A computed fold for a 339-nucleotide part of an RNA from Candidatus Acidiferrum sp., annotated as large-subunit ribosomal RNA, domain IV.
Rfam family: Bacterial large subunit ribosomal RNA.
Context: one part of a larger RNA
RNA sequence: CAGUUGGUAAGGAACUCGGCAAUAUAACCCCGUAACUUCGGGAGAAGGGGUGCCUCAUUAGGGUGCAAGCCCGAAGAGGCCGCAGCGAAAUGCGCACUGCGACUGUUUAACAAAAACACAGGUCUCUGCAAAGUCGAAAACGACGUAUAGGGGCUGACGCCUGCCCGGUGCUGGAAGGUUAAAGGGAGAGGUCAACCGCAAGGUGAAGCUUCGAACUGAAGCCCCAGUGAACGGCGGCCGUAACUAUAACGGUCCUAAGGUAGCGAAAUUCCUUGUCGGGUAAGUUCCGACCUGCACGAAUGGCGUAAUGAUCGUUCGACUGUCUUAACGAGUGACUCG
Repeated sequence: CAGUUGGUAAGGAACUCGGCAAUAUAACCCCGUAACUUCGGGAGAAGGGGUGCCUCAUUAGGGUGCAAGCCCGAAGAGGCCGCAGCGAAAUGCGCACUGCGACUGUUUAACAAAAACACAGGUCUCUGCAAAGUCGAAAACGACGUAUAGGGGCUGACGCCUGCCCGGUGCUGGAAGGUUAAAGGGAGAGGUCAACCGCAAGGUGAAGCUUCGAACUGAAGCCCCAGUGAACGGCGGCCGUAACUAUAACGGUCCUAAGGUAGCGAAAUUCCUUGUCGGGUAAGUUCCGACCUGCACGAAUGGCGUAAUGAUCGUUCGACUGUCUUAACGAGUGACUCG
């Protein structure tokens, strides 16, 4: 010097991003215990007190046993010793406010345990059984089930609720009209060629064979018409106006499918921003309570609450401490020397 470890005067978080780490707390018995609450909890809340040994004493009482006996065992009185009686070890720190997720669970084996996933509950949708769905054929699963069942999507206990828009996209239904494939159809056109015409070059050209091929018939789909938001999604602007001022219940106007309702709001969302006010501190970019000017909350991509809960995030206080003021000392292991 390194790492491990022990106690430390006075102070006690002044350390630090942050009490990280280390203290502290602790067992059992008795007393006592708030807000809030889904009445179960919260709760070991918090906060206090006691604990050894001897004698009364084989205590009262209880268990067992036919009994003798053995075992368990308060409460009380008197006394004794120590700094200290759960005498060692093991053995909760607590209170308050808030965000998020209801909860117990699950997860990135080896940098993330969470607010992520799951969850019971809610809702939409598909499926009538040879079910839908899964599956490379077959077989099988679904299910030896049958809509109080099974598959899929979203949401996520509980409480109060879940507004408006169907113009676009999707889905469902509709079938009058438009469009539309193969196929059917075969008007018409071409090639070849017997024959005929021509001196010839060549021309015309039946049947057959062959190559094209119009009209017309022709389903779903699309266009079209409706419905549908716990389907994908969306939910405005400008101007004026009240007898101080300010503001605008009110009016005008443009646009839209409709212009954001309840609730919440500088928020896990607020750029400006350390917004403003209040609280807490001597001093607070964080925190808590309000305001609303919501850059850019908002209702099952759920909204707002919520007891309980969390190795969760943020904030505060008490207790406690070498985290620090500020460092020194001790122990053993390395380091160093010899081998």
The prediction has a mean pLDDT of 88.